Predicted 3D model of a 1398-nucleotide RNA (small-subunit ribosomal RNA) from an uncultured prokaryote. Rfam family: Bacterial small subunit ribosomal RNA. The sequence is in RNAcentral, with records from ENA. Model confidence (mean pLDDT): 82 of 100.
[in-house]
């Protein structure tokens, strides 16, 4: 926030005026009078049921929409009639009393439009139509012209407004009803006033609304009941629409008013600001008792992420009361707060290149910010300042005039004119002078989606993130900066809804393999249904009428400067109802038809089903015979059986189970499934030809039945097989695979139970249509020889397979047996996991089945195909890959490298093959990078600048040296000048100084270049065009042959091409030719000797050529490529060897060759020097050498190479030394001289199998050489010493011919140092059946859950932490049902008492 009326009433508490009185301080006070304006409290009337708030409850006739009948309705309009005459009370006031208060009690007195009778009676009710019954009322205001008394009143007049009864309307309300209006079936049954009837009561009114009696109904799968959630609608948001979500503001309805219950009053309430009771809470109290209800407007507290002023006014609109003035009105109109939303406006406009400064970037030139700024010119919206200034105001009152009404010039109403006034907003909107660019821009983003990029910092840190994902030292993704992009008084984030999402698919999806066809049938409800006719008109279609509120949306127009906003009109509202019409289709009814379906007849096929009976083969067992030592079993064995006679074999018997051949991608059945034969009973399908019924059909939620194997129950049976179990093996283990046994079970019976399978064609049923080819099963027909009959052949129907077109499919594939094109019906799906699980229900003896979630968690899970890689997959092929051989390594000693250890340091790198006699073709110093110590700081080295000095050499002192110090000698070359001495400048060099810089074997080979290794000298790797595929991709490059080879040939939707292969190059093997010195010597001469003359034939040398090409012949082969064999030939099929290494792989190796980005260092991580170390030594590994001996050692004799090197060199001869070597020294820059005797071989002798006359390590002594220097730490020689070792475990390496093996020779490095490396020749084998296996590789194919690609991926337990959901002795709250106890207020009834005229 709800009052109002004195024009209903008695009245006068307060205020003002008036009158009267009193007191006096003569204009004040007091008192009186309701006289007037008015009016507190009270009686009475009307209104407080409207307006305002909220959404608790409600799944409902609550709401929406359309109908309906058995009702009421104050005030308003309308009709008719009336308003007569009485009565007694009671508030207030006064007196008294109780109480703290709220409040209450008693007495006296009083009024009414308060209350109660009576009269009159329109309508109502009953009726036997004669009548009977109940049943109303209130007055008030104004005026005195007439009558009476006469201050005034009564009567009267008059007026309007009331009042009573009544008729009709309007409005409002109550009731009934069709349809629509959430979710859950893990809620399937609910209901006793329940459903209906009769009668009565009750209500304004129909009705189980209530009661009595009777009947047993009513609702429900078209979802009752129960549970959960929810105010409903017009509308709003979104969407192309259909829809989806929602129900703030505005409007309609409903419900509620602290919680629950209740009635009263009233026209209307079971009443937000009324009453009673109960409860919770708050407040007052004298403790006895009382008061209260903001989900009205403000405001407070609390809660929360979050939501405003304790404002102004009734001026307007509206409401209540009133005759009216008027009063009231937190309704309302305004203002205040919040960018919360929508709309509009501003923060300037033009010009302006020196492209300013500054910032940022840079390739250092410049670019960009950017006409941007400054500067110049112009404008003044908005804000600010002073001034003017509306609309919203219409009425009402009053005056005059006219009209209407009336008997009336009263009154009242209407119109016109005049007049007096009414604005909260409001310092309003709006207008306008002057002035100044003056006061006014932010937020997000810049990896892709998505418009917009660079630098710096950071370094898997800090951080970002909507999804994918960024960040581990060059981040367009983090943070900052600059620049850019987007929007703009906003911008971004968060939340919510719809969209995109055809991702619940009505419009508009699917189910072979991605999620998804029920295991199969019968069949109920339901859904759908052949051909033609008639009728009806439910569906359907058309028209009309009513309704579908207003606002909103849309369209048109108008008003605020525009817009938002507002106003006017229209359209729309796809809906519902009623009426009229149409009759094609669906439906209903009637009467028909035969093609769908079915029945009858004939016929053949079949492991279709059930029952009874019968047979043979085999296994096992039992009995008997023969017979003897094994049998059995396996990859190999053992457990096991057997001398108590097995196995084997023969004869006889028992018992159970299964039915060889036929047998077939063949047949039958709905599916599961069905296999010896005979009989009985029985279901279905098919073919042919006719007859009959006349749509009888299809599908099928629930329901019923069938339903492999395993399992369960009861009772049988039990040969073989065989879960469990036992034993033996295998194995790291082996609760497995293998073996020996072996129990349930397998078999049979039960109208037994279970009810599931990859119950699969992973493909529901039915019907129709849409190229073919081929095979097979059943049946019918045709053809042919004269007939019958048979084979072949043709054709029709039904079934079962394969291939294949169109079409479909993501592809694979399907394809008349559809996964094609259509129709009908059913089942099922909606990301993966959790989970076909939990709980609940149903079924089951149990096992379990069926129905079936959620929390939580992930960003995938999945299908088909592609390319690779992989496989203890397959096929083909190759390689000293295996095999066949020869010789080694692994055992010993030594050498060398590595690991480890040690150390001041033992510098660093290399780590399977593809590190380890590797970088190192040679560490005593140097090298050297490491360590210790001593030194230097523009530096040991480079460039530039300034100063001095030629360079250089010799000597001295200190010191380990570097270095420091001192002295002396020496003055060169070029140019200019000068007579000359000299001077000046320059080049090279030395030295002092300054700063730019030098320097780094410091880090990163995972920032890099270059180089290299490896697969692998393996035969591969690709491209263009075309073609195929939606695509990734394929084809070519696969196939048949062949090759060392993707070598070649043939074929082929491919045709060509490139890098690789091969060839071209070098060496070697044969020949020719050219040329003969230093090479050679056949002939001639000569010598010790090709030594010399001579010669250039031969050898040889080194230039140029030739030669070999499957060219020739035969065979094989596809008329090919090619292969096999042969001839000739020095050489034959690549003659032998070398160089040559495709696309790529290994983040392979190297920053310590070199180069180089980044980082680090700068009196040191740089530089110099001395000494040490890289050479250590319990040990382990790799690679070598030498051996273990007789194919040998030793001694003696004696023969034959090639290829190299040489001047700081090779060094002959001679000589000394046992020797290494020394001395002296010729020759040679080398086809001339030297290194330089090759050795094994061969001949002879000896040793005679032993740790030796093998073997040589180690150690002692003595030496030589190189070098500044052999201690750490060189090589060699001589004498002495004489380890291990007697052929090497597991394992492992090389080699296919001039090779392995064996023998020596040379070279690089180098002062010296070789068992290493590189090269050279001598002697000179064995073996290869072959491709099963090991290793590596190539091609094709296959599988794949792998793609950092099998060193992959991945499963489960366990341990720890955390999250979610469960369990848990229990405990507690809420909701609900049934039964019962107690029971307030209240209503109704009954009884009693009191009061009253009522």
């Nucleotide at each position: 926030u709800a009052g109002u009326c004195g024009a209903a009433c008695g009245g006068u508490a307060a205020c003002a005026g008036g009158c009267a009185a009193a007191g006096c301080u003569u204009g004040c006070u007091u008192u009186g009078c309701g006289c007037u304006g008015a009016c507190g409290a009270g009686u009475g009337g009307c209104g407080g049921a409207c307006g305002g708030g909220u959404g608790c409850g409600u799944a409902a006739c609550g709401c929406g929409u359309g109908g309906g009948a058995a009702u009421c309705u104050a005030g308003c309009u309308u009709u008719u009639a009336g308003u007569g005459g009485g009565g007694g009370a009671u508030a207030g006031c006064c007196c008294g009393g109780a109480g703290a208060a709220a409040u209450c009690c008693g007495g006296a007195u009083u009024a009414a439009u308060a209350c109660c009778g009576c009269a009159u009676a329109a309508g109502c009710c009953c009726u036997a139509c004669g009548g009977g019954g109940a049943g109303g009322a209130a007055g008030g205001g104004g005026c005195c012209u007439c009558u009476u008394c006469u201050u005034g009143a009564a009567a009267g007049c008059u007026c309007u407004u009331g009042c009573u009864a009544u008729u009709a309307g309007a409005u409002g309300a109550g009731c009934c009803u069709g349809c629509g209006u959430a979710a859950g079936a893990u809620u399937a049954g609910c209901u006793a006033g329940u459903u209906g009837g009769u009668g009565a009561g009750g209500u304004a009114a129909a009705g189980g609304c209530u009661c009595a009696c009777c009947a047993a109904g009513g609702c429900g799968a078209c979802g009752a009941u129960c549970u959960u959630u929810a105010g409903c609608u017009g509308g709003u948001c979104u969407g192309a629409g259909a829809g989806g979500a929602u129900g703030a503001u505005c409007a309609g309805c409903c419900a509620c008013a602290c919680u629950g219950g209740g009635a009263c009053u009233g026209a209307g309430a079971c009443a937000c600001g009324g009453c009673c009771c109960a409860g919770a809470c708050u407040c007052c109290u004298a403790c006895g008792g009382g008061a209260g209800g903001c989900a009205g407007c403000a405001g407070u507290g609390g809660g929360g992420a979050a939501u405003a002023u304790u404002g102004g006014a009734c001026a307007a609109u509206g409401g209540g009361c009133g005759a009216a003035a008027g009063c009231c009105u937190g309704a309302u109109c305004c203002a205040g707060c919040a960018a919360u939303a929508c709309c509009g406006c501003g923060u300037g406009u033009g010009u302006g290149a020196a492209g300013a400064a500054g910032g940022c970037c840079u390739g250092a030139g410049g670019g960009u910010u950017g006409u941007a700024a400054a500067g110049c010119a112009c404008u003044u919206u908005c804000a600010a300042u002073a001034g003017g200034g509306a609309c919203g105001a219409a009425a009402a009152g009053u005056u005059a005039u006219g009209g209407g009404u009336u008997a009336a010039u009263a009154c009242c109403c209407c119109a016109u004119a005049g007049u007096u006034u009414u604005g909260a907003c409001g310092g309003u909107a709006c207008c306008a002078c002057c002035a100044a660019a003056g006061g006014a821009a932010g937020c997000a983003c810049c990896g892709g989606c998505u418009a917009a990029a660079u630098c710096c910092g950071u370094g898997c840190c800090a951080g970002c993130a909507g999804c994918c994902g960024c960040g581990g030292u060059a981040a367009u993704a983090c943070g900052g900066a600059u620049g850019g992009u987007g929007c703009g008084a906003g911008c971004g984030u968060u939340g919510u809804u719809c969209g995109g999402a055809a991702u619940u698919a009505c419009u508009g999806g699917g189910c072979g393999u991605a999620a998804a066809g029920g295991g199969c049938g019968c069949g109920u409800a339901g859904g759908c249904g052949g051909c033609a006719c008639u009728a009806c008109a439910a569906g359907u279609c058309a028209g009309a009428u009513g309704u579908g509120a207003a606002a909103g949306u849309c369209c048109a127009g108008g008003g605020c400067u525009c817009a938002a906003c507002c106003c006017u009109g229209g359209a729309a509202g796809u809906g519902c109802a009623u009426c009229u019409g149409a009759a094609a289709c669906u439906g209903u009814a009637g009467a028909g038809c035969u093609u769908g379906a079915g029945u009858a007849u004939u016929g053949g096929a079949g492991a279709g089903g059930a029952a009874a009976g019968u047979g043979g083969a085999a296994u096992u067992c039992c009995c008997g015979g023969u017979g003897u030592a094994g049998a059995g079993g396996u990859g190999a064995a053992a457990u096991u059986c057997g001398u108590a006679g097995a196995u084997a074999u023969c004869g006889g018997g028992a018992g159970g189970a299964a039915u060889a051949c036929c047998g077939g991608a063949g047949g039958c059945g709905a599916a599961g499934g069905c296999g010896a034969c005979u009989u009985u009973c029985u279901g279905g399908a098919c073919a042919a030809a006719u007859a009959c019924u006349g749509a009888c059909g299809c599908u099928g939620a629930g329901g019923c039945g069938c339903g492999a194997a395993a399992g369960c129950g009861u009772g049988g049976g039990g040969a073989g097989c065989a879960a469990a179990c036992a034993g033996g093996a295998u194995u790291a283990g082996a609760u497995a695979c293998c073996c020996u046994g072996g129990u349930a079970g397998u078999c049979c019976a039960c109208a037994g139970c279970u009810g599931u399978a990859a119950a699969c064609g992973a493909u529901g049923a039915u019907a129709a249509c849409u190229a073919g080819g081929u095979a097979u099963a059943g049946g019918a027909g045709g053809u042919a020889u004269u007939u019958u009959g048979a084979c072949c052949c043709c054709c029709c129907c039904u079934g079962u397979g394969c291939c294949g077109c169109a079409g479909c499919u993501a592809a694979c594939g399907c394809a008349u047996u559809a996964a094609g094109u259509u129709a009908u019906c059913c089942g099922c799906c909606u990301g993966g996991g959790g989970a076909g699980u939990a709980c609940g229900g149903u079924c089951g003896c149990a096992a379990g089945a069926u129905u079936a979630a959620a929390a939580c968690u992930c960003a995938a899970a999945g299908g088909a195909a592609u390319u690779g890689a992989c496989g203890g997959g397959g096929g083909c092929c190759c390689g000293c890959a295996c095999a066949a051989g020869c010789g080694g390594u692994g055992g010993a000693g030594u050498a060398u490298g590595u690991g480890g250890u040690u150390u001041a340091a033992u510098u660093c790198g290399a780590c399977g093959c593809a590190a380890c006699g590797c970088g190192c073709a040679g560490a005593a110093c140097c090298u050297u990078a490491c360590c210790u110590g001593g030194u230097c700081u523009u530096g040991a080295c480079a460039u530039c600048c300034c100063g001095a000095g030629a360079a250089u050499c010799a000597u001295u002192u200190g010191g380990a040296a570097a270095c420091a110090u001192a002295u002396g000698a020496g003055u060169g070359c070029c140019u200019c000048u000068u007579u000359a001495c000299g001077g000046a400048g320059g080049a090279a060099c030395u030295u002092g100084g300054u700063g730019a810089c030098a320097g780094g074997u410091g880090c990163u080979g995972c920032a890099u270049g270059g180089c290299u290794g490896u697969c692998g000298u393996c035969a591969g790797c690709u491209c263009g065009u075309g073609u195929c595929g939606u695509g990734a991709g394929a084809u070519g490059u696969u196939g048949g042959g062949u090759u060392a080879a993707g070598u070649c040939c043939c074929g082929c939707a491919a045709c060509g091409a490139g890098c690789g292969c091969a060839a071209c190059c070098c060496c070697u093997a044969c020949c020719u030719u050219u040329a003969g010195u230093u090479g050679c010597c056949a002939u001639c001469a000569u010598u010790a000797a090709g030594u010399u003359g001579g010669g250039c034939a031969c050898u040889c040398u080194a230039g140029a050529g030739g030669g070999a090409c499957u060219g020739c012949c035969g065979g094989u082969g596809u008329c090919a490529a090619a292969c096999c064999g042969g001839a000739g030939g020095a050489a034959g099929g690549u003659g032998g060897g070398g160089a040559u290494g495709a696309c790529g792989u290994c983040a392979a190796g190297u920053c310590c060759u070199c180069a180089u980005g980044g980082c680090c260092u700068u009196u040191a991580u740089g530089a110099c020097c001395a000494g040490g170390g890289c050479u250590a030594c319990a040990c382990a590994c790799g690679u070598a050498c030498u051996a273990c001996a007789a194919u040998g050692g030793c001694a003696a004799g004696c023969a034959c190479a090639a290829a190299g090197g040489g001047c700081a060199g090779c060094g002959a001869a001679c000589u000394c030394g046992c020797g290494a070597g020394g001395g002296u020294a010729a020759g040679c820059g080398a086809a001339u001289c030297c290194c330089a005797u090759a050795a094994a071989a061969c001949u002879u002798g000896u040793c005679u199998c032993a740790g030796u006359c093998c073997g040589g390590a180690u150690u002692g002594g003595a030496g030589u050489c190189u070098g500044c220097a052999a201690c750490u730490c060189g090589a060699c020689u001589c004498c002495a010493u004489g380890a291990a070792g007697u052929u090497g475990g597991a394992a492992u390496c090389g080699c296919u011919a001039g090779u392995a093996a064996u023998c020596g020779u040379g070279g690089a490095u180098c002062a010296g140092c070789a068992u290493g490396c590189c090269a050279c020749g001598g002697u000179g084998a064995a073996u290869a059946c072959g491709u099963u296996c090991c290793c590596g590789g190539g091609c094709c194919u296959u599988g794949u859950a792998c793609a950092c690609a099998c060193c992959g991926c991945c499963c489960g337990u366990c341990a720890c932490a955390c999250c979610a959901c469960g369990g848990g002795a229990g405990u507690u709250g809420g909701u609900u049902g049934u039964a019962c106890c107690a029971g307030a207020a209240g209503u109704a009834g009954u009884u009693g008492a009191g009061c009253u005229a009522a």